This is a predicted structure of a 112-nucleotide RNA (SAM riboswitch aptamer (S box leader)) from Hymenobacter glacieicola.
RNA sequence: GAUUUAUACAGAAGCGGCGAGAGAACAGGCUCCCUGACCCGCUGGCAACCUUCGACCGCGCGAAAGGUGCCAAUUCCUGCCCGACCAGCUGUGCUGGCGGGGCAUAUAACUC
Numbered sequence: 001g002a003u004u005u006a007u008a009c010a011g012a013a014g015c016g017g018c019g020a021g022a023g024a025a026c027a028g029g030c031u032c033c034c035u036g037a038c039c040c041g042c043u044g045g046c047a048a049c050c051u052u053c054g055a056c057c058g059c060g061c062g063a064a065a066g067g068u069g070c071c072a073a074u075u076c077c078u079g080c081c082c083g084a085c086c087a088g089c090u091g092u093g094c095u096g097g098c099g100g101g102g103c104a105u106a107u108a109a110c111u112c
Base pairs, nucleotide, nucleotide: 001112002111004109005108006107007106008105013043014042015041016040017039021032022031023030026079027078028077029076044071045070046069049067050066051064052063053062054061075104080101081100082099083098085097086096087095088094089093
C1' cells in the first nucleotide's frame, strides 16, 4: 500500500514545548484559534477490536487491561442515488426537512 469483515449520533484533559493557522482530500457551509489552536512530549483518562482469565455444548456473557486506537463539534455538516413521510411554493415539479442506501475517510482484526 491492497483485499475482506466489523464499527463510526456514546465516552474520555491537564501540564510543558512550539508559534499560525486548524478541522483527511476538492467545493460550499459552519466551527476552533495569539485568552496560543493544530502539532509534539509527559502525565492522566475513555473505550473494549485483538489478547488473557472465568463460566458455557455452542451462540452469546462477565472480569482484567498486555497490543492497538481514541480524548471539540455525529466521521462537524452537505455533495451521488432512492423514498409511499412532513413543510413551503409562482405546484404534477422544485426547495427545505426527515429517513434509507452509496462513495470517501478513520480505527481494529485477518490475509497478501
Model confidence (mean pLDDT): 85 of 100. The sequence was found by an Rfam model in a public genome assembly. NCBI's taxonomy places the organism under Bacteria, Pseudomonadati, Bacteroidota, Cytophagales, Hymenobacter.